[in-house]
RNA sequence: GCCUCAGUAGCUCAGCCUGGUAGAGCAUCUGAUUUGUAAUCAGACGGCCGGGGGUUCGAAUCCCUCCUGGGGCUCCA
Numbered sequence: 001g002c003c004u005c006a007g008u009a010g011c012u013c014a015g016c017c018u019g020g021u022a023g024a025g026c027a028u029c030u031g032a033u034u035u036g037u038a039a040u041c042a043g044a045c046g047g048c049c050g051g052g053g054g055u056u057c058g059a060a061u062c063c064c065u066c067c068u069g070g071g072g073c074u075c076c077a
Base pairs, nucleotide, nucleotide: 001073002072003071004070005069006068007067010026011025012024013023020057028044029043030042031041032040050066051065052064053063054062
C1' cells in the first nucleotide's frame, strides 16, 4: 500500500442482507417477596447507532470519504 471483518446503552451483542417507532441479556437504581441477606419476580434508568457528506418522503441500514481496532496479502517483470 491492497483486501476483509468489526465500531449500536456502563459491559457483551442482535438489528444492516430486503430503508419505515432503536432492542436483548448482564450491570445499576426502585419496589415486591424474606426475620434478614442472597436468590427470585416486577418496574425504571441508560443511545449524536465511530466522525463528516450524499441519496431518499424517510438512513443504524444504501453510496462516498475519513478515523479506530482485529485478521490476511504484499505476486510477476
Transfer RNA from Euryarchaeota archaeon UBA36, 77 nucleotides, folded computationally. Its Rfam family is "tRNA". The family's RNA type in Rfam is transfer RNA. The organism belongs to Candidatus Poseidoniales, within Archaea.